[in-house]
RNA sequence: GAAAAAGGCAAAACCGGUGAAAGCCGGUGACGCAAAGCCACGGGUCUAAAACUGUCAUCAGUAAUGACCGCCGGGCCGCCGAA
Repeated sequence: GAAAAAGGCAAAACCGGUGAAAGCCGGUGACGCAAAGCCACGGGUCUAAAACUGUCAUCAGUAAUGACCGCCGGGCCGCCGAA
């Protein structure tokens, strides 16, 4: 799921923390969400510390082992409730 009720999560932004970054955590806050609960398994996206390459150096390039399940698919589990 009923133009339901109960209960739940919390985008952006701001503040604090953490991290090389992406991001994550806490607070405030609600754009939305019926799995916006869990798992990076397939695709996708973001980042590039270390490494490698070029460079005198600054710097540039490559590439997840980092990250996102509130991008799509798949898997697992689950709350409430009439006719």